Overview: The RNA shown here (small-subunit ribosomal RNA) has 1523 nucleotides and comes from an uncultured Deferribacteres bacterium. The prediction has a mean pLDDT of 83. The RNAcentral record of the sequence draws on ENA. Its Rfam family is "Bacterial small subunit ribosomal RNA".

RNA sequence: AGAGUUUGAUCCUGGCUCAGGACAAACGCUGGCGGCGUGCCUAACACAUGCAAGUCAAGGAGAACGUCCCCUUCGGGGGAUUAUUAAACUGGCGUACGGGUGAGUAACGCGUAGGCAACCUGCCCUAGAGACCGGGACAACCCAUCGAAAGAGGGGCUAAUACCGGAUAAUGCAUCGGAUCCUCCGGGAUAUGUUGUUAAAGGGGCCUUAGGGUCCCGCUUUGGGUUGGGUCUGCGUCCGAUUAGUUUGUUGGUGAGGUAAAUGCUCACCAAGGCGAUGAUCGGUAGCUGGUCUGAGAGGAUGAUCAGCCACACUGGGAUUGAGAUACGGCCCAGACUCCUACGGGAGGCAGCAGUGGGGAAUCUUGCGCAAUGGGCGAAAGCCUGACGCAGCAACGCCGCGUGACCGAUGAAGCUCCUAGGAGUGUAAAGGUCUGUCAUGAGGGAAGAACAGUAUCUAUGUAAAUAGCAUGGAUAUUUGACGGUACCUCAUAAGAAAGCACCGGCUAACUUCGUGCCAGCAGCCGCGGUAAUACGAGGGGUGCUAGCGUUGUCCGGAAUCACUGGGCGUAAAGGGCGCGUAGGCGUCUUGGCAAGCCUUGAUUGAAAUCCCCCGGCUCAACCGGGGAACUGGUCAGGGAACUGCCAAGAUAGAGUUUGGUAGGGGAGAGUGGAAUUCCUGGUGUAGCGGUGAUAUGCGUAGAUAUCAGGAGGAACACCUAAAGCGAAGGCAGCUCUCUGGGCCAAUACUGACGCUGAGGCGCGAAAGCGUGGGGAGCAAACAGGAUUAGAUACCCUGGUAGUCCACGCUGUAAACGAUGAGCACUUGGUGUCGGGGGAUUCGACCCCCUCGGUGCCGUAGCUAACGUGUUAAGUGCUCCGCCUGGGAACUACGACCGCAAGGUUGAAACUCAAAGGAAUUGACGGGGGCCCGCACAAGCGGUGGAGCAUGUGGUUUAAUUCGACGCAACGCGAAGAACCUUACCUGGGUUUGACAUCCUGUGGAUUUGUAAGAGAUUACAAAGUGCCUUCGGGAGCACAGAGACAGGUGCUGCAUGGCUGUCGUCAGCUCGUGUCGUGAGAUGUUUGGUUAAGUCCAGCAACGAGCGCAACCCUUAUCUUUAGUUGCCAGCACUUAGGGUGGGAACUCUAGAGAGACUGCCCCGGUAAACGGGGAGGAAGGUGGGGAUGACGUCAAGUCCUCGUGGCCCUUAUAUCCAGGGCUACACACGUGCUACAAUGGUAAGUACAAAGGGCAGCAAGCCGGUGACGGUGCGCUAAUCCCUAAAGCUUAUCUCAGUCCGGAUUGGAGUCUGCAACUCGACUCCAUGAAGUUGGAAUCGCUAGUAAUCGCGGAUCAGCAUGCCGCGGUGAAUAUGUUCCCGGGCCUUGUACACACCGCCCGUCACACCAUGAGAGUUGAUUAUACCCGACGUCGCUGGGCUAACUUCCCUUUCUUCGGAUCGGGCAGAGGCAGGCGCCUAAGGUAUGGUUGAUAAUUGGGGUGAAGUCGUAACAAGGUAA
Repeated sequence: AGAGUUUGAUCCUGGCUCAGGACAAACGCUGGCGGCGUGCCUAACACAUGCAAGUCAAGGAGAACGUCCCCUUCGGGGGAUUAUUAAACUGGCGUACGGGUGAGUAACGCGUAGGCAACCUGCCCUAGAGACCGGGACAACCCAUCGAAAGAGGGGCUAAUACCGGAUAAUGCAUCGGAUCCUCCGGGAUAUGUUGUUAAAGGGGCCUUAGGGUCCCGCUUUGGGUUGGGUCUGCGUCCGAUUAGUUUGUUGGUGAGGUAAAUGCUCACCAAGGCGAUGAUCGGUAGCUGGUCUGAGAGGAUGAUCAGCCACACUGGGAUUGAGAUACGGCCCAGACUCCUACGGGAGGCAGCAGUGGGGAAUCUUGCGCAAUGGGCGAAAGCCUGACGCAGCAACGCCGCGUGACCGAUGAAGCUCCUAGGAGUGUAAAGGUCUGUCAUGAGGGAAGAACAGUAUCUAUGUAAAUAGCAUGGAUAUUUGACGGUACCUCAUAAGAAAGCACCGGCUAACUUCGUGCCAGCAGCCGCGGUAAUACGAGGGGUGCUAGCGUUGUCCGGAAUCACUGGGCGUAAAGGGCGCGUAGGCGUCUUGGCAAGCCUUGAUUGAAAUCCCCCGGCUCAACCGGGGAACUGGUCAGGGAACUGCCAAGAUAGAGUUUGGUAGGGGAGAGUGGAAUUCCUGGUGUAGCGGUGAUAUGCGUAGAUAUCAGGAGGAACACCUAAAGCGAAGGCAGCUCUCUGGGCCAAUACUGACGCUGAGGCGCGAAAGCGUGGGGAGCAAACAGGAUUAGAUACCCUGGUAGUCCACGCUGUAAACGAUGAGCACUUGGUGUCGGGGGAUUCGACCCCCUCGGUGCCGUAGCUAACGUGUUAAGUGCUCCGCCUGGGAACUACGACCGCAAGGUUGAAACUCAAAGGAAUUGACGGGGGCCCGCACAAGCGGUGGAGCAUGUGGUUUAAUUCGACGCAACGCGAAGAACCUUACCUGGGUUUGACAUCCUGUGGAUUUGUAAGAGAUUACAAAGUGCCUUCGGGAGCACAGAGACAGGUGCUGCAUGGCUGUCGUCAGCUCGUGUCGUGAGAUGUUUGGUUAAGUCCAGCAACGAGCGCAACCCUUAUCUUUAGUUGCCAGCACUUAGGGUGGGAACUCUAGAGAGACUGCCCCGGUAAACGGGGAGGAAGGUGGGGAUGACGUCAAGUCCUCGUGGCCCUUAUAUCCAGGGCUACACACGUGCUACAAUGGUAAGUACAAAGGGCAGCAAGCCGGUGACGGUGCGCUAAUCCCUAAAGCUUAUCUCAGUCCGGAUUGGAGUCUGCAACUCGACUCCAUGAAGUUGGAAUCGCUAGUAAUCGCGGAUCAGCAUGCCGCGGUGAAUAUGUUCCCGGGCCUUGUACACACCGCCCGUCACACCAUGAGAGUUGAUUAUACCCGACGUCGCUGGGCUAACUUCCCUUUCUUCGGAUCGGGCAGAGGCAGGCGCCUAAGGUAUGGUUGAUAAUUGGGGUGAAGUCGUAACAAGGUAA
């Protein structure tokens, strides 16, 4: 740091996915050790059991066990000690800390920075002062009562550091004053004067002359401090506007109450405010922070462990005590739940530590210890402490260590692969040498411990004191849960210690087998349908390692919400347009201020964490110390460029003024002609109209046509334009009235008045709606006629709303330049509209300059490209709107608007891995242009009808072997199925095999005969002893045996080679370099000519080249030459008259070599071209005719049954041998042919002329026989020698248009030939028979010249079998005006949503299955609001007829008296207290009505998804009616 995935390929947009890091994790497989951490994220669910908060020389009372003593009736009793005890009680302090949890809370809750002149603060520190005199009770205890219990109340005794009264008292507090200082101007601080008011408690040690002294602890009061808290404020702190208004103690004031304290905190009265688009209110979610994770950062996510703050303690409410609580292990009330109960009533609260149940994917021991640290109480010892320190469990995380090291090649065995040779695993193992981390055993063995206390000594202070006490020091003594742990030493011994995931690409790592769209995999793309590197297994490899994978979550990658750092013409995205509010932004100059801004300093930003340095555990994790940092806040000093603010000015922005000017700008009124239609009348007669063609329709009741007149509505031809105007929508005859804006020129004036514009307001095509008019034409709906498979369409005839007017609604459009508005800047050219100027002119044009509009082309730049380009999509600034994958969805719900139709706003579940833009190459088009082809047309002859032949399908069969299926399967493989062939069927046999190689043994091989059998085969008999030899043997053959193996026309042509067909003998297909393009690609190969041709020429960012074309090859046509037998015979001779012979070498011919044709020559056209047209010459003329020759490729075309071959399958059978049968079947359908239907013919007779081939198991002359097929005999010929060997034609005769003297099928009979054998199942001959058929429907084939047509001949195969196939020659035509159309093809261009490429793609309904969702009579929860009812506990207030020790007054009484009074007892009253009653407030509860939200529901709506359902064909090509 990127990668995969949309396409045939490309660039872009854009989503999805992956690689990284992290985790309080869980799950799967696996698991040796240690250190340090961490461990209910879910049910703030319910909890058994134990523990988690007590302690104390203040006080009174005071056991027991045990021990000792005494008494005893031996049952026991008493005393001392235990004991300054335990337990309980009164009292003090603590219990508000520590520990847990995150439910609630969107808040001054938290964070940060401040204020309190508006406050409190126990214990602690410091300083001052004090602690006097009295009094009455209540627990415990005792007595008895009630109760099941919990517990309760009654009577009696008693102490205090408990409680109460009095005294004293200040610098305390309160009131009233003046003074000084400070101040944020509210007030505060300091000292001071006056009046009033407020305290207390003792205990212990030592000494003592018993008076007291002294010390320590405690108590009261006051000031100060510390610490902790309370409260107020600025700023920051999630989502939703489909939550827009909210609030009545609400906002403020006055007064009162209340609090430690300001305040509507509470109350009374008064005023009517407060909050809100900078988001109030409402709803949802959430403890906040330091931090943590991630990231380059900015950010994003998160808030376990540790630390700070807050909140909570079963749920809700309440107060009490106290310095502090509205109190986790306190109280009261209500509620739910659980437990006990004698049914009357009681008890409880693990979100403390363990633990249990439950929930859940999931989270530990009912451990040890107070040794350390810390806390409570205490003077202290000490006690308490599930805080804490430790241990246990868990790979949950991080870190460290180990599972050995070195040597060791016959590269062992095994396993895997294999081309069978070998390769891999692999120095890996075995084996040898060594070490000892760890584990095991034994031995040793820490640090963590510092204190405090006590004892002794000592110093200082206090004091009368060498008592005592306090403080400090020294010595001694004593304390460890972990734990005999860490660590060290010794001994034995490689021993006990490796797994997990992955291996198609991304992404490091490949092979074999199994499976066969199955089983399965999958993060994305995607694998699997018989050769799977993707499934499963084996081998091998890669990665990490005591772990490895998977799942989940967060950040990253993602610049995919873009501040850093994105976009909006066509990909998602500019509001339909304007006016304008808030807001944002805003020209120049001067002066000032200092909010932003810059700078300096101070302070804060807790610790921990992160970072750096150093240090401690052997290292590391971890821990300690120091530093830096904490990007932030606040305060103070300074600066004044920029922004801002204030003041003053300016004129370049903006506006106003004057004068012109163009215009379908707007509104209203009037008016004009043409045309359509209708009405009236005339002329006139049979049609009109309409269409691709018809029909419906109109017309003899007179249409259409035509003339005249009239009516009415709507729209304004020409001008008209790339033109004009308007903000947009939009605006068109002409005239008038009213009116908006623009532009130009020139002056003066105002002085930033500007730009944009969320909300808001207005305008806004067509269609539509309401009311009332109007209605000619046009025309949804509708009707009819056509078309069609259908035609609810396209076409036609009609036709109503509507279109028009007035008024009112609607508010949307592809409202588009698919391009928001404004300003500025940045090369040009050329039109056009409006204005002005210059020059010129009599004037107007032309010309030049300039301002404003509107077009085209283009530079730079931009852009993914297309394109845009001063009218920007360039370069910048300002403001607004909008976008964030496709579908669901221009939808649902809600809200607002609307009369309605509907509009605006606008989701989610679910689903897909794409959807999309531009451009490229192809292919395609019922797109275009050009061109070619027996493609059509023009012709000739056929096929399709008949009979037969042959192939195919189908059917049949035991089998009818297999393959080939549009063209390009079907007289095809098959150039020839009676057996064989033969692969099929039935039956009978063989098993190393019919065939190949190797081994062993035997034997010559081999041939013949007989018997059985259908044969294969078997048995027997006979004949026969080979070739070579170095004498060992060898070659070849046969038989027997064993196993390796043979064999397969078995499967896969979709695993393949080779071969072939086809487009197509069409003219194409490519490459190198260069250039252009981001790229796919383009260029070249396009263009203009020309050609049969990408043939050639010219031009050109191309220049060249290759495979194709052409030519070279064969054949044919002409000639020359050479040669002259088997061929030939002109002339000569002979002749049996036959080139037979002599001879000839001329000719034909044969077959070698050459010549010839090249647009070479002439004329014309064409570019001085290629080339074309014509002509001459020539046997041949423009590739002369024919053949061979088939580019890159296409069709998974054909062939595994020619052959080769991978894989699979069979192996006494799917191999092999044999006999017989079948491939020859036959209702039928198709293809290809033959023969015909006749007179251009048939028959009979006569007669002429080929080429090319073949021939020895052959062709066979001639002769003989047979009607004939043929038979017999056999000349010649291994072939230019001999043989096979012509027919149509010609001549003559006959038939005379008929099912015939046509036609020959079929059948009967008799034969011939081949062959082992013609039954199934051959060909031919003769005699007889004599079917269909009289020229063939729709449709369709071939052919352009020696061609079609017609006639025969030959050959391959072959024993025999040809209408087929391959060749040969004979006779020998017609037509082509041409390219509109059909088919096929080539080039260019265009469109495309196709690329498996139109046999493509693709839409909607319906049917079926599944999924999520809307509506829904309702039903049922949660939550919230309002009104009312009831109202516990409790605070506060009121109350009086209850109760009441201390205090007060008064009265009676006792005692004392200094006669003032004090005092004992009693009583009345009061104060205060307790209880009661009433009232206000109020939790829970109840009733009623709403809001919000969830679950569910008969039914219903659409949506999505689903290899092969139905109907059509809407879209993509002009998609067949452009969308």